Predicted 3D model of a 325-nucleotide part of an RNA (large-subunit ribosomal RNA, domain IV) from an Erysipelotrichaceae bacterium.
Its mean pLDDT, the model's own confidence on a scale to 100, is 84.
[in-house]
Context: one part of a larger RNA
RNA sequence: UUGUUGUUAAGGAACUCGGCAAAAUGACCCCGUAAGUUAGCGAGAAGGGGAGCUCUAGAAAUAGAGCCGCAGUGAAGAGACCCAAUCGACUGUUUAUCAAAAACACAGCUCUAUGCUAAGCCGUAAGGCGAUGUAUAUGGGGUGACGCCUGCCCAGUGCUGGAAGGUUAAAGGGAGGGGUUAGCGCAAGCGAAGCUCUAAACUGAAGCCCCAGUGAACGGCGGCCGUAACUAUAACGGUCCUAAGGUAGCGAAAUUCCUUGUCAGGUAAGUUCUGACCCGCACGAAUGGUGUAAUAAUUUGGGCGCUGUCUCGACAGCAGGCUCG
Numbered sequence: 001u002u003g004u005u006g007u008u009a010a011g012g013a014a015c016u017c018g019g020c021a022a023a024a025u026g027a028c029c030c031c032g033u034a035a036g037u038u039a040g041c042g043a044g045a046a047g048g049g050g051a052g053c054u055c056u057a058g059a060a061a062u063a064g065a066g067c068c069g070c071a072g073u074g075a076a077g078a079g080a081c082c083c084a085a086u087c088g089a090c091u092g093u094u095u096a097u098c099a100a101a102a103a104c105a106c107a108g109c110u111c112u113a114u115g116c117u118a119a120g121c122c123g124u125a126a127g128g129c130g131a132u133g134u135a136u137a138u139g140g141g142g143u144g145a146c147g148c149c150u151g152c153c154c155a156g157u158g159c160u161g162g163a164a165g166g167u168u169a170a171a172g173g174g175a176g177g178g179g180u181u182a183g184c185g186c187a188a189g190c191g192a193a194g195c196u197c198u199a200a201a202c203u204g205a206a207g208c209c210c211c212a213g214u215g216a217a218c219g220g221c222g223g224c225c226g227u228a229a230c231u232a233u234a235a236c237g238g239u240c241c242u243a244a245g246g247u248a249g250c251g252a253a254a255u256u257c258c259u260u261g262u263c264a265g266g267u268a269a270g271u272u273c274u275g276a277c278c279c280g281c282a283c284g285a286a287u288g289g290u291g292u293a294a295u296a297a298u299u300u301g302g303g304c305g306c307u308g309u310c311u312c313g314a315c316a317g318c319a320g321g322c323u324c325g
Base pairs, nucleotide, nucleotide: 001320002319003318004317005316006315007314008313010311011310014309019306028050029049030048031047036041038145052067053066054065055064056063057062081303082302083301084300085299088295092104093103108143109142110141111140112139113138114137120129121128122127146291147290148289149288151221152220153219156218157217158214159213160212161211162210165209166208167207171203172202176198177197178196179195180194183190184189222240223239224238225237226236249283250280261277262276263275264274265273
């Protein structure tokens, strides 16, 4: 001096991004147990007490007094807890080898497709899965227990339906034109039939244009000005624009730039935290909104206990490094 293990006066988180690490709690028995709640839970809540051996009393349970608190066996003995908030309901799943989570899944909800030779999927096909199932079924998308709810916009895009009109392919159609040449003509040239090249009108589906519907489809959900008997503010009015101008609920939030917003709580002191306010830079309703008991190696704040994390170090065991021999 390194690793590891142990002890430590007084203090007890002053350490630190953060109690990281360590300490503490601990099996069993008895007593006792709050808010909340989906009545199951919460709960081992919390918080207390007990225990071995000897003697005495007793049938025993047990009660009283005293004593020991040393060792052994075994690889190994054993929750700390409380109060709040965030997120996800939950048990589960995941980046084998830096991420276990708030991500995925989930039951439930909903939209959509599919009438059976089902839709969908694999395969060139045969064939197979779906399914030896049949709409209380199966596939696909979204949301994600439960409670209360889920507002407005169909202009754009998508999807569904419609079919009058416009546009529109192949195909049908074949007016007309060209090539060739029997023939005619002195020649220039004309030119039947056939073959061949080209080809107008006209007929011609879906689609698109068009017309409707549709948001738990993709998505979207305004601006300016004025106004009340202090001031301030604006229930109210005017005006422009839009498909419609954000409803309920929540809100400095896992979202708030300004910002350590302001007020209150907690601290002697609080950029974090909690409760409010609302001026929401830039919340918002199944890309779900808001609550919620239970739950978690989730995240954040506070507290009791505990401690070498620290004040501030010290000592010791074991195994090394290093120095000397």
The full RNA is in RNAcentral, with records from ENA.